[in-house]
Context: one part of a larger RNA
RNA sequence: UGACGGGGGCCCGCACAAGCGGUGGAGCAUGUGGUUUAAUUCGACGCAACGCGAAGAACCUUACCUGGACUUGACAUCCCGAUCCCCCUUGGAAACUUGGGGGUCAGUUUGGCUGGAUCGGUGACAGGUGCUGCAUGGCUGUCGUCAGCUCGUGUCUUGAGAUGUUGGGUUAAGUCCCGCAACGAGCGCAACCCCUACCUGCUGUUGCUACCGGUUCGGCCGGGCACUCUGCAGGGACUGCCGGCGAUAAGCUGGAGGAAGGUGGGGAUGACGUCAAGUCAUCAUGGCCCUUAUGCCCAGGGCUACACACGUGCUACAAUGGACUCUACAGAGGGUUGCAAGCCCGCGAGGGGGAGCCAAUCCCAGAAAGCCAGCCCUAGUUCGGAUUGGAGUCUGCAACUCGACUCCAUGAAGCUGGAAUCGCUAGUAAUCGCGGAUCAGCAUGCCGCGGUGAAUACGUUCCCGGGCCUUGUACA
Repeated sequence: UGACGGGGGCCCGCACAAGCGGUGGAGCAUGUGGUUUAAUUCGACGCAACGCGAAGAACCUUACCUGGACUUGACAUCCCGAUCCCCCUUGGAAACUUGGGGGUCAGUUUGGCUGGAUCGGUGACAGGUGCUGCAUGGCUGUCGUCAGCUCGUGUCUUGAGAUGUUGGGUUAAGUCCCGCAACGAGCGCAACCCCUACCUGCUGUUGCUACCGGUUCGGCCGGGCACUCUGCAGGGACUGCCGGCGAUAAGCUGGAGGAAGGUGGGGAUGACGUCAAGUCAUCAUGGCCCUUAUGCCCAGGGCUACACACGUGCUACAAUGGACUCUACAGAGGGUUGCAAGCCCGCGAGGGGGAGCCAAUCCCAGAAAGCCAGCCCUAGUUCGGAUUGGAGUCUGCAACUCGACUCCAUGAAGCUGGAAUCGCUAGUAAUCGCGGAUCAGCAUGCCGCGGUGAAUACGUUCCCGGGCCUUGUACA
């Protein structure tokens, strides 16, 4: 000087408390451990591994296993030779292989010269998701959006070092004020950026009857851009104003006005560093290793196994519920090897057909919870839907291993879950549906969107993590 303390002081954070909903019990989905296996490819392991890499494992992917093939190789450059392409055919699971047939380059200072794709040969070489993340770059997680981490000059000390950065207040903040052997500065904080809430101007093939006319009554048509909206540019909030508190300061507190207050709400943004944290399997890369194989091609299988154990979820156990009829209101997205309306067929998944739309124009698209009626009457039930049998639909070369969905039948466990444990402070939790990426097909996961919409916070003693000052130490 740090680190640590079941030392002290001050102060924060859904850290506790207060409250709401869960997990832990059930069934299923998914990841992991374990076990099994010819293989169940590899990585990730407290927080910070375990719906993680995987934003899509039937083949492919694929890195694994079994079997069948290849050896200048599936891919690149150089050298030499050949003019290349198409069709049929033998064996085969395919990769590959056997034999046959047809057509047939360009330029040219015309020498048998040059060039392009393709094929053959030779060796230099290729290739490796083989090892080492404890040799590395890059990228990332984490403490932590925490308020800290440093430097120059000066001063103090024999020195390590200290001071500044401590102190009195204050703040979300090393934020600001005051004081002070310090005076300044840098990286962080804040602000500058984006979205959202209000207003104005401009924009009008979206919107509006606000207003006029027509109407097969639908902004449907002609006008019109006032409003909604779209999108661009501005304004607006700064403790600016008033009262109180305070050192007359910084600021705190109450009020006015305002769409909005005291960082309005959300996002992006992550200091010096820590964990030899993670990744050699995104990529790059040193070293090591393989080189008729640890490379490469193909078929089939595996990654989907199942006595078990754990994590994350979905669906429930019901009556603020279930089923049924009618009816209302979103936002944000996607669409041309695509989205597909009306219409017809099918109980349905879906099929036929194809208007329109390269999309504020058409389509996906019925939002759902909700509202209005009546039914069920506490029952393993009109709760719950696992499992199994049968019949189908769709995608795709192909759904046996191993897809999703539909219909009929079957109806399991489950009556609120031990010890323990998680999330959340407001348009949040809870609850309800909708969209998208990946994608031929496949979503309870992920990323977004809106609808309905709470309860509670006395307080900081305690648990966890963190910041500042101080103290002890046989630790560095």

A computed fold for a 476-nucleotide part of an RNA from an uncultured prokaryote, annotated as small-subunit ribosomal RNA, 3' major domain. It matches the Rfam family "Bacterial small subunit ribosomal RNA".